Predicted 3D model of a 473-nucleotide part of an RNA (small-subunit ribosomal RNA, 3' major domain) from an uncultured bacterium. Its Rfam family is "Bacterial small subunit ribosomal RNA". Its mean pLDDT, the model's own confidence on a scale to 100, is 84.
Context: one part of a larger RNA
RNA sequence: UGUCGGGGCCCCGCACAACCGGCGGAGCAUCCGGAUUAAUUUGAUGCAACGCGUAGAACCUCACUUGGGUUUGACAUGGAUCGGGAGUGCUCAGAGAUGGCUGUGCCUCUUCUGGGGUCGGUUCACAGGCGGUGCAUGCCUGUCGUCAGUUAGUGUCGUGAGAUGUAGGGUUAAGUCCCGCAACGAGCGCAACCAUUGUUCAUUGUUGCCAGCACGCUAUGGUGGGGACUCAGUGGAGACCGCCGGGGUCAACUCGGAGGAAGGUGGGGAUGACGUCAAGUCUUCAUGCCCCCUAUGUGCAGGGGUUCACGCAUGUUACAAUGGCUGGUACACAGAGUGCCGAGCCUGCGAGGGUGAGAGAAUCUCGGAAAGCCGGUUUCAGUUUGGAUUGGGGUUUGCAACUCGACCUCCUGAAGUGGGAGUCGCUAGUAAUUGCAGAUCAGCCACGCCGCGGUGAAUACGUUCCCGGGGCU
Repeated sequence: UGUCGGGGCCCCGCACAACCGGCGGAGCAUCCGGAUUAAUUUGAUGCAACGCGUAGAACCUCACUUGGGUUUGACAUGGAUCGGGAGUGCUCAGAGAUGGCUGUGCCUCUUCUGGGGUCGGUUCACAGGCGGUGCAUGCCUGUCGUCAGUUAGUGUCGUGAGAUGUAGGGUUAAGUCCCGCAACGAGCGCAACCAUUGUUCAUUGUUGCCAGCACGCUAUGGUGGGGACUCAGUGGAGACCGCCGGGGUCAACUCGGAGGAAGGUGGGGAUGACGUCAAGUCUUCAUGCCCCCUAUGUGCAGGGGUUCACGCAUGUUACAAUGGCUGGUACACAGAGUGCCGAGCCUGCGAGGGUGAGAGAAUCUCGGAAAGCCGGUUUCAGUUUGGAUUGGGGUUUGCAACUCGACCUCCUGAAGUGGGAGUCGCUAGUAAUUGCAGAUCAGCCACGCCGCGGUGAAUACGUUCCCGGGGCU
């Protein structure tokens, strides 16, 4: 000077407390460990690994394994040398990669035994490596933490390491600001500037809207028309402790009130200082060094990553009556669409199939949101709960669903009656609950992820204690 303390003081955070709902027990899904295996490719391992890399493992992907191939190579550049086709169709062998036979086919300039381009053979340099090292690295990322800190110039003090500034008194979400002070001014952070949401004004109206005026309708802005309204763009206004009152050092600020769509950072986002963890990543990419070079390169057919005495993690579905089943009926937002979304009609119990209007989309389509509401039924049971598992029959994507897809239908009808010690989330349009869309994607093991709206709570006395953090000592 720091760090640490089951030292002290001050302060903060869903940190505790209060409240609500979960996890831990059951079934299933997914990941991981372990075991197994020819292989079950691999990285990640307290918080900060474990629905993570993977926003899609049947083939491909693929890095693993078995088998049979190939060696200037699947890919690039250059040199030497030889050749003219390279390709492509059919057919044969083969698991295929490949190999054989046969047909077809012939670039361009031109000074024409030539030049250029391109392709093939041989050869030499080389290619290639998801091989190793993240403890050699770049880039990127996590974490402490959106915590309020971190630093240097000049000056001053100290022999010096260093100190001061950045200790004090207040205040704030904040090293935020005020007062004071051997310090003065400043950088990176904080805040603001950015986009979004909430109010309003002006302006512009198509594909959006329809009050008033007409026309028409199966019954609809469907049509003429209109710009009022909604909405969508563009440009402004608006919030600043600005006003009033109390407190406070005539301060910063704080409490209450008015007005206001919004009040003290309005809500939520993007934004992450100096640094820490030799944190993560050589399997995105780049790259030093090491290693392989008839194989650790490369192409192919299968298999595997999908195994299963077991253990953990994250989810999902339930255990029911505030429910289940059934009939009727209402209301969204945000997205996506041409190898695509597919209305309508016909057909099938259904998944689907046939036909096919319109739409590269404020126009058409996905698309009839669900919980909700109004009726009916069920009456506390392992049930009209729960849906695992097994069997039969189908549909669809795809070259191909055996290992190993999803969905439909009939049958079957397991555990489970609210979960031990313990542990997690959440302070408001939040928790809880309820559906919808999208990326990846032929299809899908999505119950994941990322968004969107609908319904919509309870509680916070307080800071003694647990955890983490900041300041002074």